[in-house]
Record summary:
The prediction has a mean pLDDT of 88. This is a predicted structure of a 338-nucleotide part of an RNA (large-subunit ribosomal RNA, domain IV) from Planctomyces sp. The source organism's lineage runs through Bacteria, Pseudomonadati, Planctomycetota, Planctomycetales and Planctomyces. The sequence was found in a public genome assembly.

Context: one part of a larger RNA
RNA sequence: CGCUGGUUAAGGAACUCUGCAAAAUGACUCCGUAACUUCGGGAUAAGGAGUGCCCUCGGGGGUUCACGCCUCUGGGGGCCGCAGGAAUCGGCUCUAGCGACUGUUUACUAAAAACACAGGUCUCUGCGAACUCGUAAGAGGAUGUAUAGAGACUGACGCCUGCUCGGUGCCGGUAAGUUAAGGAAGAGGGUCAGCCUUCGGGCGAAGCUCGCAACCGAAGCUCCGGUAAACGGCGGCCCUAACUAUGAGGGUCCUAAGGUAGCGAAGUUCCUUGUCGGGUAAGUUCCGACCUGCAUGAAUGGCGUAACGACUGGAGCACUGUCUCAACCAGCGACCCG
Numbered sequence: 001c002g003c004u005g006g007u008u009a010a011g012g013a014a015c016u017c018u019g020c021a022a023a024a025u026g027a028c029u030c031c032g033u034a035a036c037u038u039c040g041g042g043a044u045a046a047g048g049a050g051u052g053c054c055c056u057c058g059g060g061g062g063u064u065c066a067c068g069c070c071u072c073u074g075g076g077g078g079c080c081g082c083a084g085g086a087a088u089c090g091g092c093u094c095u096a097g098c099g100a101c102u103g104u105u106u107a108c109u110a111a112a113a114a115c116a117c118a119g120g121u122c123u124c125u126g127c128g129a130a131c132u133c134g135u136a137a138g139a140g141g142a143u144g145u146a147u148a149g150a151g152a153c154u155g156a157c158g159c160c161u162g163c164u165c166g167g168u169g170c171c172g173g174u175a176a177g178u179u180a181a182g183g184a185a186g187a188g189g190g191u192c193a194g195c196c197u198u199c200g201g202g203c204g205a206a207g208c209u210c211g212c213a214a215c216c217g218a219a220g221c222u223c224c225g226g227u228a229a230a231c232g233g234c235g236g237c238c239c240u241a242a243c244u245a246u247g248a249g250g251g252u253c254c255u256a257a258g259g260u261a262g263c264g265a266a267g268u269u270c271c272u273u274g275u276c277g278g279g280u281a282a283g284u285u286c287c288g289a290c291c292u293g294c295a296u297g298a299a300u301g302g303c304g305u306a307a308c309g310a311c312u313g314g315a316g317c318a319c320u321g322u323c324u325c326a327a328c329c330a331g332c333g334a335c336c337c338g
Base pairs, nucleotide, nucleotide: 001333002332003331004330005329006328007327008326010324011323014322019319027051028050029049030048031047036041038156052079053078054077055076056075057074058073059072060071061070062069063068080084091317092316093315094314095313096312097311098309099308103115104114119154120153121152122151123150124149125148131140132139133138157304158303159302160301162234163233164232167231168230169227170226171225172224173223176222177221178220182216183215186212188210189209190208191207194203195202196201235253236252237251238250239249262296263293274290275289276288277287278286
């Protein structure tokens, strides 16, 4: 000097990113227990008191023929000390955020607000189901049958879930346009029997063959509708009320439609330590408001919410060597001598 323990005057979080760590709490009995609440909880809430030994009077149980022995429990009286639960054995409260909850997860740096979840909704599927695996046979789905199965989103519960179908997707329709393979009238080219010939060549039926092709030809696409708990989207400028300010209101441009209810400097707010209030002697954090929402917003769910949480902020009580500020003790190292 280090590690692991122990004790400490006065103060008591002044330490620090943070009360990290430590201390404190702790068992049993009795008393007592708030807001809130989904009436179950919250709750061991919180906060108090007792705990040894002796004497005495009861009550219950087991066993025994009985005496007795074992055991549980209540009342009264007394004795001693500063101290009568050895070890084991919750610190508590208030307030926000998120997630309803119990669960699950990154075997070896993340346990969470992430995943899951009951519940909600949409879509598909009539059974040889849809869907999945397999080239297939076949299998799962399911020895199930729409109160079933599959896919997707949301995520208890409460109150709710606005407008937009122009784009993309999906569903339905189908007069017209476009349109493949295939079929095909017709015209043309090559070859050739034959015919003509100025002997150079020319014409050329059938057949075979080469491409061309009017016309007929489905779905799809175009087109017409529907659909947002499908993917998504949800404006700008100017003016205006008897001080000022504000703008119920008006005008205009654009759009498929211009953000409704809620919530809001938010886990979202750049400017920003916004402004006001609370808490502190002092508060970039925190809580309550305001709304000027850079860039909230409704199942990519919105807003609440009792209970729950090794979750994340803020405050307090208790308690302490975390600190002011360090000291001593024990053990083990290091170090010195051997």